[in-house]
Small-subunit ribosomal RNA, central domain from an uncultured Actinomycetes bacterium, 352 nucleotides, folded computationally. The prediction has a mean pLDDT of 86. The RNAcentral record of the full RNA draws on ENA and SILVA.
Context: one part of a larger RNA
Parts: sequence; structure tokens; C1' cells
RNA sequence: UUGGGCGUAAAGAGCUCGUAGGCGGUUCGGCAAGUCGGAUGUGAAAUCUCCACGCUCAACGUGGAGGGGCCAUUCGAAACUGCCGUGACUCGAGUCCGGUAGGGGAGUUCGGAAUUCCCGGUGUAGCGGUGAAAUGCGCAGAUAUCGGGAGGAACACCAGUGGCGAAGGCGGAACUCUGGGCCGGAACUGACGCUGAGGAGCGAAAGCGUGGGGAGCGAACAGGAUUAGAUACCCUGGUAGUCCACGCCGUAAACGUUGGGCACUAGGUGUGGGACUCUAUCGACGGGUUCCGUGCCGUAGCUAACGCAUUAAGUGCCCCGCCUGGGGAGUACGGCCGCAAGGCUAAAACUC
Repeated sequence: UUGGGCGUAAAGAGCUCGUAGGCGGUUCGGCAAGUCGGAUGUGAAAUCUCCACGCUCAACGUGGAGGGGCCAUUCGAAACUGCCGUGACUCGAGUCCGGUAGGGGAGUUCGGAAUUCCCGGUGUAGCGGUGAAAUGCGCAGAUAUCGGGAGGAACACCAGUGGCGAAGGCGGAACUCUGGGCCGGAACUGACGCUGAGGAGCGAAAGCGUGGGGAGCGAACAGGAUUAGAUACCCUGGUAGUCCACGCCGUAAACGUUGGGCACUAGGUGUGGGACUCUAUCGACGGGUUCCGUGCCGUAGCUAACGCAUUAAGUGCCCCGCCUGGGGAGUACGGCCGCAAGGCUAAAACUC
């Protein structure tokens, strides 16, 4: 490679956009490249199959017949694929109109609670911390309590098994700018679609650069304990960092460990967002139908089992990525990227 696979055994790229390519709805007409059929040529001999014959049989040999693919030429078929048409269509896709939910994104401003610090009042001997202690703080007046002030970070309750986002992720309030979704209508375009090698963009935390900021927390570090030791777990402190702006980094148990799209295949029960409808004089609520999302249970089916099960791991089709025994190793070397840390790509010897 063929084949087989990728939830947990090796294996889905962190996510999206998109180039080439691959694949692609209904219908009419044309062409005849793919496709299918006929004819002709070619398809050496040997080999192969069948028949006959020759070695006493067979193997073997001789003669005859047959068969086949590629290919070329030519004639034809038009279902499917393809190509052509200022062809046609509307259910895919999109636009438009009317609604609608939301911690989706960016910026600005504001708010209250709490911690810490500073000033002042009251007040006196302890506070703090632990399994128990000690380091630490405190008569230079702490802790506690009241009033005032400063500053930074995070937003209790609401809060949900709930919502939004492609993923990372997003939660006090108001305003400004802005992306996407869903539902209803069916006015418009008329296949404009799906996927996506390369490529581009986004991408938690930590980390890096420059400048700010620094309340709390807190790697490193110091001290106190514990212990045989204790470079830890516990305690008292505490620097980077955590925060902001701009620029890098580009990783993760980036997980649903499950790539994307379309279609089909029992139900039951919650919950979020719409539309329609029934009932009650109106009407919240409630019941039913339907579309979209998000959970649980479960049939068929699938699965090694666990489990999955209309949000599939079922049944099919299209496209991409990836796997091929363990270690060596996600390492070395080379290349590309990065300020660095390092990232991406990615072996072999040897060994079991």
C1' cells in the first nucleotide's frame, strides 16, 4: 500500500474563515468526453482450456481448435456522470419585512458591600494563630468599637440540572458602538451549496518586552512549627505575578477525551426562546400542535464491554484530519517561527 479503524484500547487538528481540489437539488433540449454495445485491426511462439494422435501408461511431446485484457480505427446507444444553454424551476442557500431572548464583543461613566492602610474619638492588656504551639503584632496604646479619608481588585443575593458565543470564554448598573441566533410572513435572487490540502485570523492560564498600577491573594524567599530528617503539608511575613495600555508567546485533561455537512430511524419526561390554537364574558395560569436550543430516561440498532440511543457511538452519502506494538521520543538533527522561555515539523541506533 490493500484492508481495518479513531468516546474509554494507537488515532478528531483548540476553534473559525477560506484558496486549490473533491463532492453536489428539480426539469427540458443538445453534444457524446466518461460509460455501454457491435465490427475491424492488433493481441509472436511457448504457456492456458478443449479435442485428436505419438512414446507400453502418465509426465512429456505433436497437430488442430478455442479463449481473454490493454490499445487503435470505425459504427452505434443516451439511462447515469460530464460539458453546452444571456434555457426553465423552487424545496437547498441567501436577501427582504415583522417580531424576539441573551453574562456575545468593544469603549466610557457610575454604585454598594468587604479587605487593607491613614487620621481622629472611646477604651485597656492583650491580640493573632494552631491539633497544640511558636515566630509575628501590642503600654511608643494594639485587638475591639465609632466617625472621617485614601486606594486597588472583585461584583454577594438574583443564579438554574438556566442563557449567550465557533472555540478560548462571558455575570454589579447605565449609556454609546457592534456581531450572531431564533420565530413568523413568503415579497425577492435562482443552486449562488457542502467540505476544505496549503494559507489567514482568533485562541485559558502561565511566561516575555515597554510604561503604569499594586488593596487582597501570593510562586520564589525568610522565619516559626511538625518530623528521624521536612529543601513539604500547618502558621507568621513576603517579591515577581495577579490588574491596566500596547506589543509578543500560541500551548492545555484547549474534554463531550466524540471533525464538519445533509438525510432517515419508537417513545416518555424536565427546562430556555418563539409562533398557532383550545377553554374561562376579558385575562394571568393551564391544555394541545409546531419550530429552535439544552438535560434526563429509554425501544430498535450498534458496541469488546462500559455504554450510545432524533443533541447517536444507529442507518447511509460527501469532504477533511489522524492511527499502525511498548520504550528510546514528541526526543536528536535539519528547517521555519520566537526577544527569550520555547513552539511547529519530526527520525534512527539500541532494547523488550